[in-house]
Context: one part of a larger RNA
Molecule: large-subunit ribosomal RNA, domain IV
Organism: metagenome
RNA sequence: CAGUCGUGAAGGAACUAGGCAAAUUAACCCCGUAAGUUAGCGAUAAGGGGGCCCUCCUCGCUUCGGCGAGAGGGCGCAGAGAAAAGGCUCUGGGAACUGUUUAUCAAAAACACAGGACUGUGCCAACUCUUAUAGAGGAAGUAUACAGUCUUACGCGUGCUCGAUGCUGGAAUGUCAAGGAAGCAGGUCAGCCGCAAGGCGAAGCUUGCGACUUAAGCACCAGUCAAUGGCGGCCGUAACUCUGACGGUCCUAAGGUAGCGAAGUUCCUUGUCGGGUAAGUUCCGACGCGCAUGAAUCGCGUAAUCACUGGAGCACUGUCUCCACGACUGACUCG
Numbered sequence: 001c002a003g004u005c006g007u008g009a010a011g012g013a014a015c016u017a018g019g020c021a022a023a024u025u026a027a028c029c030c031c032g033u034a035a036g037u038u039a040g041c042g043a044u045a046a047g048g049g050g051g052c053c054c055u056c057c058u059c060g061c062u063u064c065g066g067c068g069a070g071a072g073g074g075c076g077c078a079g080a081g082a083a084a085a086g087g088c089u090c091u092g093g094g095a096a097c098u099g100u101u102u103a104u105c106a107a108a109a110a111c112a113c114a115g116g117a118c119u120g121u122g123c124c125a126a127c128u129c130u131u132a133u134a135g136a137g138g139a140a141g142u143a144u145a146c147a148g149u150c151u152u153a154c155g156c157g158u159g160c161u162c163g164a165u166g167c168u169g170g171a172a173u174g175u176c177a178a179g180g181a182a183g184c185a186g187g188u189c190a191g192c193c194g195c196a197a198g199g200c201g202a203a204g205c206u207u208g209c210g211a212c213u214u215a216a217g218c219a220c221c222a223g224u225c226a227a228u229g230g231c232g233g234c235c236g237u238a239a240c241u242c243u244g245a246c247g248g249u250c251c252u253a254a255g256g257u258a259g260c261g262a263a264g265u266u267c268c269u270u271g272u273c274g275g276g277u278a279a280g281u282u283c284c285g286a287c288g289c290g291c292a293u294g295a296a297u298c299g300c301g302u303a304a305u306c307a308c309u310g311g312a313g314c315a316c317u318g319u320c321u322c323c324a325c326g327a328c329u330g331a332c333u334c335g
């Protein structure tokens, strides 16, 4: 010097990003126990008290061994005599809960969950595995079932928009592939014409074009938002001022309803006001010009739960003021 422990005057979080770490508390018995609440809880809430040994005494119980209560007495620094064994409270956020997870830096507010909703599927089901007209799961199940997706206990709710994208339905019209195909044109050549060069040229074969026919899809017409999504601007206006119930105008598919709101969302921002502190960029309650909240990408509440996260207090302490001493193990020095 490092590590692991122990003790500490006075103070007691002044430490620090943060009470991190340590300390406090602790098993058992008795008393006592608030708000809130889903009446189960909260709750070991909180907060107090007790403890060893002896007893002729009083009472209760007894398996007659004792045990418990009362009253009285005794000893020690200390009686759960060592070890092991909740610190507590108040108030926000989040997730209802028990559970699950990044084996080896993350245990969480992430995942799951019961519950809710939508969609598909009528059975050789949909869906999944599969080189497949095989086989298997689904299921020895049958729509109160199975599969997929979203949301997430419970309570109160879940507004407007189908223009876009998706899905579902429709089938008149337009578009439209391969295939079919009336017909048209070219090549070839039996033959014919010609003195020759050459010309014409049926059938067949062949090349190209082709009216017309022709499915799905798309266009088109509807429906559908607990489908993907979306949910305005400008100007004026009340007899102080301010504000704007009200009016005008432009645009849109429709212009954000109930709620909540500087939020786990607020840039400006340490917003403003109130509370707590001597002093508070955090915190709590309000306000609402919401840069850029908002309703199953769920909205807002909510008892209980939590190795989650913010703020405050009591107790407690070497975290600190400010360090000191001791034990052990290393390091180091000498050998």
Base pairs, nucleotide, nucleotide: 001330002329003328004327005326006325007324008323010321011320014319019316028050029049030048031047036041038153052074053073054072055071057070058069059068060067061066075079087314088313089312090311091310092309093308094306095305099111100110115151116150117149118148119147120146121145127137128136129135154301155300156299157298159231160230161229164228165227166224167223168222169221170220173219174218175217179213180212183209184208185207186206187205188204191200192199193198232250233249234248235247236246259293260290271287272286273285274284275283